RNA sequence: UUGUGUCUUCAGGGCAGGGUGUGAUUCCCUACCGGUGGUAUAGCCCACGAGCGCCAAGGCGCAGAUUCGGUGAAAUUCCGAGGCCGACAGUUAUAGUCUGGAUGAAAGAAGAUGACA
Repeated sequence: UUGUGUCUUCAGGGCAGGGUGUGAUUCCCUACCGGUGGUAUAGCCCACGAGCGCCAAGGCGCAGAUUCGGUGAAAUUCCGAGGCCGACAGUUAUAGUCUGGAUGAAAGAAGAUGACA
């Protein structure tokens, strides 16, 4: 220094303004938000997590979105412009943003400590 054991802590943001209506933060206009690891800095490239289904378990399966131009050795990641996407359950009315499962779980991050290689 690297790998391995145990433990601790941390680990998700967002409807302001207006319209219709008996009723909508759910519809319409507009606004706002972007988990983790990898890689030239990424919501939309690759992989993973949360969710759902099957299973005694290990595990398996399902599940979202990007183009053009510029710089560069290298960027669907930067710069400029234009787009697009968003689990489940609930609701006086259809939800990425409200309420709930969740004071949960977790990709993972940081730290403490022990021995061995």

Record summary:
FMN riboswitch aptamer (RFN element) from Sporobacter termitidis DSM 10068, 117 nucleotides, folded computationally. RNAcentral records the identical sequence in 2 taxa. Lineage of the source: Bacteria > Bacillati > Bacillota > Sporobacter > Sporobacter termitidis. RNAcentral holds the sequence, with entries from Rfam and Ribocentre.